[in-house]
Molecule: small-subunit ribosomal RNA
Organism: uncultured prokaryote
RNA sequence: AGAGUUUGAUCCUGGCUCAGAUUGAACGCUGGCGGCGUGCCUAACACAUGCAAGUCGAGCGGUAACGCGGGAGCAAUCCUGGCGACGAGCGGCGAACGGGUGAGCAAUGCUUCGGAAUCUGCCCUUUAGUGGGGAACAACCAACCGAAAGGUUGGCUAAUACCGCAUACGCCCUUCAUCUAUACCGGAUGUUGGGGAAAGCGGGGGACCGCCGGGCCUUGCACUAUUAGAUGAGCCUAAGUCGGAUUAGCUUGUUGGUGAGGUAAAAGCUCACCAAGGCGACGAUCCGUAGCUGGUCUGAGAGAACGAUCAGCCACACUGGGACUGAGACACGGCCCAGACUCCUACGGGAGGCAGCAGUAGGGAAUAUUGCACAAUGGGCGAAAGCCUGAUGCAGCAAUGCCGCGUGUGUGAAGAAGGCCUGCGGGUUGUAAAGCACUUUCAGUAGGGAGGAAAAAGCAAUGCUAAUAAACCAUUAAUAAUGACGUUACCUACAGAAGAAGCACCGGCUAACUCUGUGCCAGCAGCCGCGGUAAUACAGAGGGUGCGAGCGUUAAUCGGAAUUACUGGGCGUAAAGAGUACGUAGGCGGUUAUUUAAGUCGGAUGUGAAAUCCCCGGGCUCAACCUGGGAAUUGCAUUCGAUACUGCAGAGCUAGAGUAUGGUAGAGGGAAGUGGAAUUUCCGGUGUAGCGGUGAAAUGCGUAGAUAUCGGAAGGAACACCAGUGGCGAAGGCGACUUCCUGGACCAAUACUGACACUGAGGUGCGAAAGCGUGGGGAGCAAACAGGAUUAGAUACCCUGGUAGUCCACGCCCUAAACGAUGAGAACUAGAUGUUGGUCCUACAGUUUUACCUCUUAGUGUCGAAGCUAACGCGUUAAGUUCUCCGCCUGGGGAGUACGGCCGCAAGGCUAAAACUCAAAGGAAUUGACGGGGGCCCGCACAAGCGGUGGAAGAUGUGGUUUAAUUCGAUGCAACGCGAAAAACCUUACCUACCUUUGAAAUCCUCGGAAUCCCCUAGAGAUAGGGGAGUGCCUUCGGGAAUCGAGUGAUAGGUGCUGCAUGGCUGUCGUCAGCUCGUGUCGUGAGAUGUUGGGUUAAGUCCCGUAACGAGCGCAACCCUUAUACUUAUUUGCCAGCACGUAAUGGUGGGAACUCUAAGGAGACUGCCGGUGAUAAACCGGAGGAAGGUGGGGACGACGUCAAGUCAUCAUGGCCCUUACGGGUAGGGCUACACACGUGCUACAAUGGACAGUACAGAGGGUUGCGAAGUCGCGAGGCGGAGCUAAUCUCAGAAAGCUGUUCGUAGUCCGGAUUGGAGUCUGCAACUCGACUCCAUGAAGUUGGAAUCGCUAGUAAUCGCGAAUCAGAAUGUCGCGGUGAAUACGUUCUCGGGCCUUGUACACACCGCCCGUCACACCAUGGAAGUGGAUUGUACCAGAAGCGGGUAGACUAACCUUCGGGAGGUCGCUCACCACGGUAUGGUUCAUGACUGGGGUGAAGUCGUAACAAGGUAACC
Repeated sequence: AGAGUUUGAUCCUGGCUCAGAUUGAACGCUGGCGGCGUGCCUAACACAUGCAAGUCGAGCGGUAACGCGGGAGCAAUCCUGGCGACGAGCGGCGAACGGGUGAGCAAUGCUUCGGAAUCUGCCCUUUAGUGGGGAACAACCAACCGAAAGGUUGGCUAAUACCGCAUACGCCCUUCAUCUAUACCGGAUGUUGGGGAAAGCGGGGGACCGCCGGGCCUUGCACUAUUAGAUGAGCCUAAGUCGGAUUAGCUUGUUGGUGAGGUAAAAGCUCACCAAGGCGACGAUCCGUAGCUGGUCUGAGAGAACGAUCAGCCACACUGGGACUGAGACACGGCCCAGACUCCUACGGGAGGCAGCAGUAGGGAAUAUUGCACAAUGGGCGAAAGCCUGAUGCAGCAAUGCCGCGUGUGUGAAGAAGGCCUGCGGGUUGUAAAGCACUUUCAGUAGGGAGGAAAAAGCAAUGCUAAUAAACCAUUAAUAAUGACGUUACCUACAGAAGAAGCACCGGCUAACUCUGUGCCAGCAGCCGCGGUAAUACAGAGGGUGCGAGCGUUAAUCGGAAUUACUGGGCGUAAAGAGUACGUAGGCGGUUAUUUAAGUCGGAUGUGAAAUCCCCGGGCUCAACCUGGGAAUUGCAUUCGAUACUGCAGAGCUAGAGUAUGGUAGAGGGAAGUGGAAUUUCCGGUGUAGCGGUGAAAUGCGUAGAUAUCGGAAGGAACACCAGUGGCGAAGGCGACUUCCUGGACCAAUACUGACACUGAGGUGCGAAAGCGUGGGGAGCAAACAGGAUUAGAUACCCUGGUAGUCCACGCCCUAAACGAUGAGAACUAGAUGUUGGUCCUACAGUUUUACCUCUUAGUGUCGAAGCUAACGCGUUAAGUUCUCCGCCUGGGGAGUACGGCCGCAAGGCUAAAACUCAAAGGAAUUGACGGGGGCCCGCACAAGCGGUGGAAGAUGUGGUUUAAUUCGAUGCAACGCGAAAAACCUUACCUACCUUUGAAAUCCUCGGAAUCCCCUAGAGAUAGGGGAGUGCCUUCGGGAAUCGAGUGAUAGGUGCUGCAUGGCUGUCGUCAGCUCGUGUCGUGAGAUGUUGGGUUAAGUCCCGUAACGAGCGCAACCCUUAUACUUAUUUGCCAGCACGUAAUGGUGGGAACUCUAAGGAGACUGCCGGUGAUAAACCGGAGGAAGGUGGGGACGACGUCAAGUCAUCAUGGCCCUUACGGGUAGGGCUACACACGUGCUACAAUGGACAGUACAGAGGGUUGCGAAGUCGCGAGGCGGAGCUAAUCUCAGAAAGCUGUUCGUAGUCCGGAUUGGAGUCUGCAACUCGACUCCAUGAAGUUGGAAUCGCUAGUAAUCGCGAAUCAGAAUGUCGCGGUGAAUACGUUCUCGGGCCUUGUACACACCGCCCGUCACACCAUGGAAGUGGAUUGUACCAGAAGCGGGUAGACUAACCUUCGGGAGGUCGCUCACCACGGUAUGGUUCAUGACUGGGGUGAAGUCGUAACAAGGUAACC
C1' cells in the first nucleotide's frame, strides 16, 4: 500500500466482499512447563449455609464462663472479684470508611476553569480553663404475660451517661464612636448591655495533712471554650456533554420584586402580596437511549467506536415513602410505614433482605474455591499488649490473554522398507527414519537453600524533672522472637532421548497439487462461485503451505471506506439545481485614514490527580511485568504585549448599486372595440343518383332530392401570408387590427445619492395542460360512449357518429421530460463567423429618410485555442480559473409508497420511513449480431421461360406401428435411392435354441505329439466318439525350428457406453470475398487507422486519393481436360496416291498425306484500332483469329461458425463385461403393414403405340473373365468353343432418328400393376426372400389442390450405352455420347450473401431480451371491529409512617416556687404536606386480531405481447 465482483471486452460511477489490528469473549479439534495479568457482559432474578464491624475493664456497676491465689473441709466439694481476665449490661469511639453494583439519571450528574454566603469528629496549632452540686435508668432481684420474638409491673445501683449553678478576655447577639474603602452591601479597632462550658481516668512521688479510702504535687491521656490550619463535605456561575422536528410551541411558584419564614450556608428553598413575566428554530417542551471521566481499541492523522480490570466523581442497596441519631447518613450487613415475595407459628402473631467474600438454584453461548492467613500493606478501637478486618496478602480452578522455555543435537544414501504418484524409466515422502556419536534445559527423584522482617514491644544508657523517681518523646548500643504463601525462588546431584505437537488451509483474492470416490446427488461457500462421469473448489488419501501449545470458526469494534469527504467528495447524461421570482432572519460584502483590541498572533503564571501512552535509566537469567526520572497532557483560566487581516465605532470617497434628463425596439401584461378568410347550420335557386370513407370495406347521408353549385342569413372559435435557430417576458408563456391603462429592458451624455450591494432557511406572489365549483356559451375538434371494420381475440390502432371538455367571467387546484435534464450574483481567461436592437463616425443621392463600412454596446446562434470532462461533449451565453450564498445527493428494489402531520370541495399535493430482498442497478464509449432502419451490389434469388414434384400404380429410404427380433447410426436447409459400389446362407452387429471358456486370431511358460490326409458312427450343425494312413527339416545328438493338442497365469476379446473427453476424416455458410499481422499514428482504454472514400471488377481485381507504410492467408495464375494448327512418332489404328486380291471388307504389299493415337512446344496478352473515363484503372465497339476479354469444364475451399456428423471405417483417453455384454453353430429377423413423408421410375397417349425396313456414337470392362462363328429353343437361354492378358478378340444389336404400314380419341392396339400357369439362369440352397422368359389376366391412371423443385447453352428436355459393387439380383449411383430448345424487360418484391451507415435495454447475440394480470407456496409489512399490556397528562377521592404547626385531653425525676403551682417535657388528639391505592377521562407506545391491501421471493404454470430495431400505432412525462 491494496485486491475480487456489473461487461463479449473498455473507461467511469457505485454498492457488496476480502486481506490488518483488537476482545472480560464463546464454540470445535488439540494440549508439556513456568511467570505476570484477567475471569456473570445475561436475571438491579431469587437465595440455603458460614463468615464480611467491632473495640475499650486505663469510663462504670459488676462476675455468667476459664485459669491462678486464698479460706473451709478427711475427702468429694464448697466459699472468696483478691489477681489474670471477662459473657451480658450502662457509657465512649467506630459503624457515613473499606467492599459491591450500574437499575435510575440527558442534568439536582460528569469534565474543565472560576466563585462566595458555609460546616468540618479524629489530627496539628493559639489562648484560657476543668470549680461546686443534684436527680435517675439499665444490668441485677422479685412477680407476671407470650408458642416464639419479645414484653409489662415493682424494687436496688455506678459512671467520662443525664441535669442545674458558678466563672468565661476571647465566642454569639446588641448600642455607640473612630479609621478605611465605596455607587451600595462592607472591613478593622475600641466600647455598652445581654447569653453560653466542662469529667474524669491511669502512672509516679519528696515534704505536709488525713476519717487511712486518700487528699496534695507531678506527668500522660481524656474533657470545655476559643484561634488559625489541614482534611473532608455542602452551594453557585460559565463552557462542553447521544439520537429524533413524522416532538413547535412550553411554563402559574411559573419569571421578577417586597416582606416573612427556613437552612450550616446564597436562593421561590417555602409562604403572603404585587407585577406579567421567563424559555424556544443557536432547537424549548416531549419521546427514545445512556452512569460520567482519566482512559481503552483502531487510525498516518483528523476522527470513529467503547467506558471490563486500575484510578477520580456520581447514583443505588428487595420496591416506594419517611425521618431519627450523629461532625458527617436521610444510612448495603440501623429504625418506622406501605407493597411484593420467602420462612417460622401453638393461627393469636412474628422474622428476613449476598448489587460484601465464598457458595446455590435459575437465566444464558458463557465466567472460578462454601480455601489459607492477618506474616506484610492499610483500616477501626485501645495508653499499650492486643483484638477485629472475605479490605488486603496468598493459594486453588480456567490456554481466558500477554510473555518466556521445551518437545532434542550432530552425523547418517543402500537415497532401506512402507505409503502415494507414474509417461513404468522413475519420482516423492527424504537425512526424514533406522544406525552411530553426543547433550540433559523443562518435567521426575534426592539434598541444600536466600529474600519478603524490622519495626512496635521488652531491656540498658543519655537528655527532659524539685527529684538517683516514673512515663512520653528523641538518640544510641546489644539481645531474643515473629512467614499464610512454602515441598518458595534459586543451587547441586542422579538416570535416561528418555515424559511432551497440533490445528487450519492448498480454484482466484491468498502462501500451498496430485490421486481415488461421488455424479446438480451428497455436500462446499467470506465474495466471485464449485458439483449434471476425467472436480487442483465436495469426501478421503499422499504431498505441500501457514501458524504453533495452540490453531480455526462465530460474534463485535476501528481500519481499508476519499462509502457523510473539517483534513478530504459531488449534482448536463451515472444518485443529486427547488417550476419561477420577490423577500425576512442569517451568511457574506467596494475604497481611504483613525480609534479600539472581540476574533487572530506571541510571552509569562496557575491548573490540566495518580496510573496509562512515549523517551532515558533500574530490578526480576531475558521478556511480559514491576519501578525511578523526564517529556507529554494539543485544553482551560488569568495577565502582559503585537495590530497586518476580520470585527466594533465614528468620519470620508465613488469604480458596485440606484435616481433624474433625452432617445430606441418589442407576439411583455390588462381592458374595450373592430375586421376578413374558412368550417358548420338554416333559408331560397339550379340540378340528379349517388355521396362519403378506406389498404380494402362497411356503419353513415341521399329520390321526403343528398353530394356538387349559386345567393342570403346566423353563430362560435382561431387569426393564413408576413414568419426568421427573429423579438419580448422571472418562469409558465405571448402572434389579425385600433384605442386606453401599465411593467421591464437597451443606448448616449451629464448631474445627484453615497455601499444603500449579493444570496436567501422559514414566508409570499406567479405558475402549461388536465381537473373541480357557480353562471354563460358551444361552430369546429373531441376523452367517455355507440356502431362499422381488422383480428384467433381487438374493451386498440382505421372509419362513421358523438357527450363532457376545449371558449368567457369569477373562485379553486399547484403538478409536468415545468429541460439548456446545466441555481443566483461577481471577476478573470484566444479568436472566427451569422443575426436582432441602439450609439458614434463616414459616404452618396436626398424635403422627411435610406444604404454601406468600421468600432462599440446589449441580446441571440454556429464553429473553435487553452483548459476541463469517465467519455460524449462544454468552451467569454463555460461544464474553464476563482469568490459569496442557497438548494440537493450517498447502491438497486421495496417507494416518492405506508403511517403521522399540513393544504385541498374532491381528485389529489407537500413532507416522508422501515421490515424484507438482490450483488448488482447505472453512465459513456467499443466490437459484433440483429431491425417488419437507410444506401450500394451480387446469386436460377425473383421475374421471363422450359420441364417436373405434389394426384395414380409399383420401386426405394424414413417416421410410426407391430414383433422373440424387426441390429445400429444419420433428423431443417446441411437426415430420408443417406453409411449400404448391392441383407436368400454368409454379410449380421439383432432374436430363439444348442454349445464353448486362456478362448476364432496374438505374445510368453510347461508337458506331450511331426505336420498332414482319409474313413465310420451320433447330431440341425458346431461338436463329440472311434479307426486308418503318415514318421518330414537342421543338429555339436543334449536338442532346436515350424506345426498340432492339453494345462496354468499374465492376458486376449467386446459393432458395449461416452462424437458433450479426443485424433483423423467429412458436411455447411461458400468458390462467398473476405480474414489478419508488423511497424507507425490516434485514443486513459476496449479499440480505431490500414481494410474507409471516388471510380472499377467475377474478385480487398486494379487505379486515384489518403497517417499511414508494408506484409501474410484467401482471389487470380501455376495443374488436368476440352477447342486450333504445327513438329516428332507410326502399331493393333488410318488408306490420299501406287500395286495385288475378293461377291464384299485396309484383306495384302506398301505409304506417313488425312483421321485418330500421344509427347512436345506454339497460340489469347485488353496485345492492336476507335470511343468513354480523370491523361488512371477500366468499360463499350471493332479488326484479326480456331478461340476475346477468368474461351468451356474440373481439381483446388482463407480466418472461422454450427459442443454440426462419425467411438459402427480406423485410431484413442476414461468407464463397464470377463463360464460373458467374449467365441461357435443352426434357424429366423433386418424384406412385417390400418397409416404419414421424402426421392426416383412407368404412365395417362397420336410430337404417340404397334409392326417392318434402315443410319450414325462415345466411354468403358474382360483369364475363378469377355466369350465369336455355328446350332437348338417363340423366348429367357442351352450346346459350342474360335479369338483375346486386348487401338488386334469380345461384351456389342446403340436408341431416339429416317422410310413405310396400321390404329383414330376409345380406359383404347394407351397403360402396365396384380394374379394363374409354364419355364430359364445363378447358387449348397430361391418357402419366408432373387432376377429373367413365355402364355393368359389386364387395377389405378384421361396431366394432378394448397404448395413446391431444377435449369441461362451443347445447358434444359429427350434418347440409348457402359462401369463399379456382384455367384445371382438396379427404376439407385458414377460415367458416356446422340438429338437439341425457349427466355432473361429488369432488381419493386421473396430467399441467401457482401460493403458502408444508423438505432439497440441483444452478446447463449431476435429461435434475443422482456412486461403485467391470474393460479400455487413461503416471507416481512400496512389497514381493521376490537382485545391485552406498558408509560404519561388532567380532575377528583383517599391518606400509613413521619417532620412541622396547633392543643382545651392524659401523664410528668432533676430547675424555680409564695408549695397552690410554674417552666420544661412525654403521650394523645388535630391541621397542612405526602407514599401506596382508587375513580373518571385523554395522550403515547408495544403486542395481538376474523377479514383485507399492496410488496418481495420462488420450478420449465396460464393469458396475452406493453417496452428494447421505425419493436411493427415512435417512445416518454